The RNA shown here (transfer RNA) has 73 nucleotides and comes from a Pseudomonadota bacterium.
């Protein structure tokens, strides 16, 4: 150096053909409990890597760039 595949919540990943950002585990809080777990209820937490461009409307599409990863040189 060239192709390619990944990037969404603290962690692991959803989100059909572009139309309300979500689930589980995790953290808090209440119940429950002699205490702790365990279990039930809620709750907080997101500039969907970043910078643009399409379009009413973009996590998805275009283009650029950064990061990881695989291949070939």
């Nucleotide at each position: 150096g060239u192709g390619g595949c990944u990037g969404u919540a603290g962690c692991u990943c959803a989100a059909u053909c572009g139309g309300c950002a979500g689930a589980g585990c995790a953290u808090c809080a209440c119940a429950c409990u002699g205490u702790g777990g365990a279990u039930g209820u809620g709750a907080g937490g997101g500039u969907u890597g970043c910078g643009a461009g399409u379009u009413c409307a973009a996590g998805a599409c275009u283009c650029g760039u950064c990061a990881g990863c695989c291949a070939c040189c």
It matches the Rfam family "tRNA". Rfam classes the family as a transfer RNA. The prediction has a mean pLDDT of 80. The sequence is in RNAcentral, with records from ENA.